A computed fold for a 474-nucleotide part of an RNA from an uncultured bacterium, annotated as small-subunit ribosomal RNA, 5' domain. The RNAcentral record of the full RNA draws on ENA and SILVA.
[in-house]
Context: one part of a larger RNA
RNA sequence: ACGAACGCUGGCGGCAGGCCUAAAACAUGCAAGUCGAACGAUGUAGCAAUACAUAGUGGCGCACGGGUGAGUAACGCGUGGGAACGUACCUCUAGGUGAGGAACAACGUCGGGGAAACUGACGCUAAUACCUCAUAAUAUCUCCGGAUCAAAGAUUUAUCGCCUAGAGAUCGGCCCGCGUUAGAUUAGCUAGUUGGUGGGGUAAAAGCUUACCAAGGCGACGAUCUAUAGCUGGUCUGGAGAGGAUGAUCAGCCACACUGGGACUGAGAACGGCCCAGACUCCUACGGGAGGCAGCAGUUAGGAAUAUUGGACAAUGGGGGCAACCCUGAUCCAGCCAUGCCGGGUGUGUGACGGAGGCCUUAGGGUUGUAAAGCACUUUCGUCUGCGAAGAUAAUGACAGUAACAGAAGAAGAAGCUCCGGCUAAAAUUCGUGCCAGCAGGGGCGGGAAUACGAAUGGGAGGGAGCGUUGUUC
Numbered sequence: 001a002c003g004a005a006c007g008c009u010g011g012c013g014g015c016a017g018g019c020c021u022a023a024a025a026c027a028u029g030c031a032a033g034u035c036g037a038a039c040g041a042u043g044u045a046g047c048a049a050u051a052c053a054u055a056g057u058g059g060c061g062c063a064c065g066g067g068u069g070a071g072u073a074a075c076g077c078g079u080g081g082g083a084a085c086g087u088a089c090c091u092c093u094a095g096g097u098g099a100g101g102a103a104c105a106a107c108g109u110c111g112g113g114g115a116a117a118c119u120g121a122c123g124c125u126a127a128u129a130c131c132u133c134a135u136a137a138u139a140u141c142u143c144c145g146g147a148u149c150a151a152a153g154a155u156u157u158a159u160c161g162c163c164u165a166g167a168g169a170u171c172g173g174c175c176c177g178c179g180u181u182a183g184a185u186u187a188g189c190u191a192g193u194u195g196g197u198g199g200g201g202u203a204a205a206a207g208c209u210u211a212c213c214a215a216g217g218c219g220a221c222g223a224u225c226u227a228u229a230g231c232u233g234g235u236c237u238g239g240a241g242a243g244g245a246u247g248a249u250c251a252g253c254c255a256c257a258c259u260g261g262g263a264c265u266g267a268g269a270a271c272g273g274c275c276c277a278g279a280c281u282c283c284u285a286c287g288g289g290a291g292g293c294a295g296c297a298g299u300u301a302g303g304a305a306u307a308u309u310g311g312a313c314a315a316u317g318g319g320g321g322c323a324a325c326c327c328u329g330a331u332c333c334a335g336c337c338a339u340g341c342c343g344g345g346u347g348u349g350u351g352a353c354g355g356a357g358g359c360c361u362u363a364g365g366g367u368u369g370u371a372a373a374g375c376a377c378u379u380u381c382g383u384c385u386g387c388g389a390a391g392a393u394a395a396u397g398a399c400a401g402u403a404a405c406a407g408a409a410g411a412a413g414a415a416g417c418u419c420c421g422g423c424u425a426a427a428a429u430u431c432g433u434g435c436c437a438g439c440a441g442g443g444g445c446g447g448g449a450a451u452a453c454g455a456a457u458g459g460g461a462g463g464g465a466g467c468g469u470u471g472u473u474c
Stems, first nucleotide, its partner, number of pairs: 001472002004470005012343005017337002019302001024300003028297003033060003038057002041054005067256003076180007085172002090168008098133004107123004112119002139148003153160002181227003188218003193215008230253004234246004258278005280291004308334001310333003316330001317328004347377004357368004381413001383408004391399001417462004423441001428457005438445002
């Protein structure tokens, strides 16, 4: 010094922190939706105009945010560079937004199939969904002649969109120099291996991949192998510095999402998407299906050990929407825990040649001790009553009737812990025990008068809502 634990004790507040072990398994709820100003349809209310609601098609988002550290000794991270790339939404600039078509959901029918999950056939229909034609440059390709490529509308008429090209911003992919644990009781390793040419491939350089050719490449400046480990800013310590240890909270990067593999969609890829295999759990009519908390709570297990199945979107931010608004276990708050740091309390004055009780005693007394009682005061914190914010802007406050302020009562509700033979700060005395029981950091103490064990009384030392022990680091 600590993300600590344990023992004894425990009154209040502020700020922070809280599964270090089983990347073990998970009941339940919630954690990603939104748009009717893209579209048809259905329902509800209404006499109607219309309003509201929504399963489906469609758009954007779900690649962010949140978790964990299993793997990884690596261009993973840190730092400094590089050229052959991509970038939805956003900003700027230039131009465009013409004409047609065919479907599929929803819906209806088959009182279709199936235990269920779900699903089949036929029929109907809209669009900012899909497809043609036109137009075509500063775009792309080019043998420099030319060739090729687009669009979508909506509305309350204010606007919001759509397409192409260029530029920017942001974010990302890739490459390189240097740095980055231990072991030689690991000395040789390597065939796409090292390089070249042609083909392929990617957003992009590249053995990235493939055919052929060459035989290279790495290594005692430690290759390969084995073990361990996420890396960093930082944190702790020590300090003049250099170091040593560490990588919780907060921030950046990386990796992972039951285990292993794979692609799809998309500007971008997969914790709460899909497919396959495996282990496990659950449902089943045995034919077949469903699931993935290393999200927030919570449960079981493991463990010395780590919290509520809470409130709110009021603020900050994020997604969708023209907006109103909706969603948001991100976040903001509250709850629990002396886990830590900090602050302030648990009273003040007076009060006897000195009560009672305890202990000691030479039995006279001494001591506890102004300590108590009594008397006189004060009221921080806490309690009760009242009032009551800022945080929010015109409105909107979960926190919260909270903080703060005013008033009332009353010393009232609030002190324990370890140690005292020497090291080592700390007058002792008595009883018990008798090398026993025990103490102990080391030296040591205890065998019949123990300041060292177990107690008691009194005194004292230390730190104090904590104290002591254990563990780890400097």
The coordinates come from a structure-prediction model, not an experiment, and the mean pLDDT is 86.